[in-house]
RNA sequence: CUCAUCCAGAGGGGUUGAGGGAACGGCCCGACGACGCCCCGGCAACCGGCGAGACGCGCUCGCGCUCGAUCACGGUGCCAAUUCCGACCCGCAACGCGCGGGAAAGAUGAG
Repeated sequence: CUCAUCCAGAGGGGUUGAGGGAACGGCCCGACGACGCCCCGGCAACCGGCGAGACGCGCUCGCGCUCGAUCACGGUGCCAAUUCCGACCCGCAACGCGCGGGAAAGAUGAG
């Protein structure tokens, strides 16, 4: 940089000691000990494995593609709140609160 996904799911102990939830505004979490780190446990099918296919290519069988109600052994990831909500644009509603869609930014994976 490209592509896919982001309203599901899953916490205990130890240690540390004041911040943390990316950034801004909110709103939350936190001395009943947060964040981080370590251990154990768990969630999950992105890669991978396995299986299936009336599809494509080569055409003995392999590769690709699609699907799965399948596997947590391997590579990652994740385990407060929808990515916590918003922020910019469009539509609806409107006194106001608000609702829906899209973008931007971000996270994770694969290349």

This is a predicted structure of a 111-nucleotide RNA (SAM riboswitch aptamer (S box leader)) from uncultured Pseudonocardia sp. The coordinates come from a structure-prediction model, not an experiment, and the mean pLDDT is 80. Its Rfam family is "SAM riboswitch aptamer (S box leader)". About the family: The SAM riboswitch is found upstream of a number of genes which code for proteins involved in methionine or cysteine biosynthesis in Gram-positive bacteria. NCBI's taxonomy places the organism under Bacteria, Bacillati, Actinomycetes, Pseudonocardiales, Pseudonocardia.